[in-house]
The part of an RNA shown here (small-subunit ribosomal RNA, 5' domain) has 472 nucleotides and comes from an uncultured organism. Its Rfam family is "Bacterial small subunit ribosomal RNA". The prediction has a mean pLDDT of 85.

Context: one part of a larger RNA
RNA sequence: GGAUGACGCUGGCGGCGCGUCUAACACAUGCAAGUCGAGCGCCCCUUCGGGGGAGCGGCAGACGGCUGAGUAACACGUUGGUACCUGCCCUGUACUCGGGGAUAGCCCGGAGAAAUCCGGAUUAAUACCCGAUAGUCUCUACGGAGUAAAGAAUUUCGGUACAGGAGGGGCCUGCGGCCUAUCAGCUUGUUGGUGGGGUAAUGGCUCACCAAGGCUAUGACGGGUAACUGGAUUGAGAGAUUGACCAGUCAGAAUGGGACUGAGACACGGCCCAUACUCCUACGGGAGGCAGCAGUGAAGAAUCUUCCACAAUGGGGGCAACCCUGAUGGAGCGACGCCGCGUGAGGGAAGACGUCCUAACGGAUGUAAACCUCUUUUGUCUGGGAACAAAUUUUUGAGCGUACCAGACGAAUAAGGACCGGCUAAUCACGUGCCAGCAGCCGCGGUAAUACGUGAGGUCCAAGCGUUAUCC
Numbered sequence: 001g002g003a004u005g006a007c008g009c010u011g012g013c014g015g016c017g018c019g020u021c022u023a024a025c026a027c028a029u030g031c032a033a034g035u036c037g038a039g040c041g042c043c044c045c046u047u048c049g050g051g052g053g054a055g056c057g058g059c060a061g062a063c064g065g066c067u068g069a070g071u072a073a074c075a076c077g078u079u080g081g082u083a084c085c086u087g088c089c090c091u092g093u094a095c096u097c098g099g100g101g102a103u104a105g106c107c108c109g110g111a112g113a114a115a116u117c118c119g120g121a122u123u124a125a126u127a128c129c130c131g132a133u134a135g136u137c138u139c140u141a142c143g144g145a146g147u148a149a150a151g152a153a154u155u156u157c158g159g160u161a162c163a164g165g166a167g168g169g170g171c172c173u174g175c176g177g178c179c180u181a182u183c184a185g186c187u188u189g190u191u192g193g194u195g196g197g198g199u200a201a202u203g204g205c206u207c208a209c210c211a212a213g214g215c216u217a218u219g220a221c222g223g224g225u226a227a228c229u230g231g232a233u234u235g236a237g238a239g240a241u242u243g244a245c246c247a248g249u250c251a252g253a254a255u256g257g258g259a260c261u262g263a264g265a266c267a268c269g270g271c272c273c274a275u276a277c278u279c280c281u282a283c284g285g286g287a288g289g290c291a292g293c294a295g296u297g298a299a300g301a302a303u304c305u306u307c308c309a310c311a312a313u314g315g316g317g318g319c320a321a322c323c324c325u326g327a328u329g330g331a332g333c334g335a336c337g338c339c340g341c342g343u344g345a346g347g348g349a350a351g352a353c354g355u356c357c358u359a360a361c362g363g364a365u366g367u368a369a370a371c372c373u374c375u376u377u378u379g380u381c382u383g384g385g386a387a388c389a390a391a392u393u394u395u396u397g398a399g400c401g402u403a404c405c406a407g408a409c410g411a412a413u414a415a416g417g418a419c420c421g422g423c424u425a426a427u428c429a430c431g432u433g434c435c436a437g438c439a440g441c442c443g444c445g446g447u448a449a450u451a452c453g454u455g456a457g458g459u460c461c462a463a464g465c466g467u468u469a470u471c472c
Stems, first nucleotide, its partner, number of pairs: 001472004006467004012341006018334002020299001025297003029294003034059003039056002042053004066252003076176003080172003084169003089165008097131004107120005137146003151157002178224003185215003190212008227249004231242004254275005277288004305331001307330003313327001314325004344374004354365004379409006388399001416461005421442003427456005437444002
């Protein structure tokens, strides 16, 4: 000198960014994931067009959003590989036949404070099951055996099997990136093999048996610290430091464990168990999980609104209309940062008043003010008024009567902070008297202090200026 957050004093405006670094502490309240009647039966309303409701069923809830606790690891970055999977989407081929029994709901009865549950009767399906068919597919002793489907609507949307694609993912792998030897030996599923099991798949992944291996001063094992990267800061560079915002990957969802469903999870706003905590209770038993958006308490030097809208972009569902979307788009708050603008311009005395200094002559503040002329960025008011809207036509704007434009008015609405002994640009007077105090280093202060405090003047920056902390 640059960078980042905080603190003190001060503060006019705009644009673009950024905003719990601490307690992965605890959370009141609201919202953040639904949708489909063109799968199905039922109930209610109806202007007979239709509308509403819970339920079964389908797809979605594995995305998006948040956080960085854990992790020194194939977690990440990069290179190469394959023993694998892949809903929705695209391409191609073939098929879409016949039957059956339930069940939620509704109704009846019952238990419970509630959460909810039990029994009976009855009903539908693109829910479930059986049979047929099987080029492909799986298994095979090569004879054969086994495996599928669903309809709805009348434009079409679907269903099943197989092959391929796209995109996505799983797994393996060479190399790369912290500290510590005051951690020197570590290891028994350990290292390898055979055979079962398991997985979508390789593999001690798991198990039985067999062998006794495997790693290590090129640092094993242990301990500490830490999400990783593209990048960011600084520097001429080499490097050093760092990983906020944005983007990619990973990991986590009160703590620990577990599986279910599914193409995909061992699942933030799903389930089960245990633990701690909070709440309800009729004491029998139940409910909950903001590291989503706001917001609250706490902690802290310190970090915002319980806002608007789905108009745009994107996502889920739906043939669609449309519905949902605290993603997102916006507005609000904060000089937290960067950038831009303004706080007026010209004239105006050998120079007012005041104040300060003075060798009392004069000097300084100072063209500064007053005063004259002008301008109107900004400001206030009035009028006009977008783009963002694209999808053939029509319709559709939260922001927003915003940005912007025109007019009117009036210098009007707008300057501070630190410093002035040397380093280091800028000095005098008074007060104080090793006191009060200053201080980054050297050092100032004990009666004339350019170093403390005040005033005047000056210097440097400027809507900021200083201080402190950290990095280069």